[in-house]
């Protein structure tokens, strides 16, 4: 320096143009327990890494910029 792939709740992660962005985990509350645990039910929590273009709509397609992974130099 060049090229590939990634960036979504605290944490991992699905979602490749249209409905309210899904789920596991953790975290709160109720329920069960003598109690803890598990277990059943129900809440918070992310508008998607930023800017900007296309579109009647964009996490999703293009463009840059930021950061992070592996390759080549």
């Nucleotide at each position: 320096g060049g090229g590939u792939c990634c960036g979504u709740g605290g944490u991992c992660u699905a979602g490749u143009g249209g409905u309210u962005a899904g789920g596991a985990c953790g975290u709160c509350g109720c329920g069960u327990u003598u109690a803890c645990a598990c277990c059943g039910c129900g809440a918070a929590a992310a508008c998607c890494a930023c800017c900007g273009g296309u579109u009647c709509g964009a996490a999703u397609c293009c463009g840059g910029u930021c950061g992070g992974a592996c390759c080549c130099a």
Molecule: transfer RNA
Organism: Candidatus Aenigmatarchaeota archaeon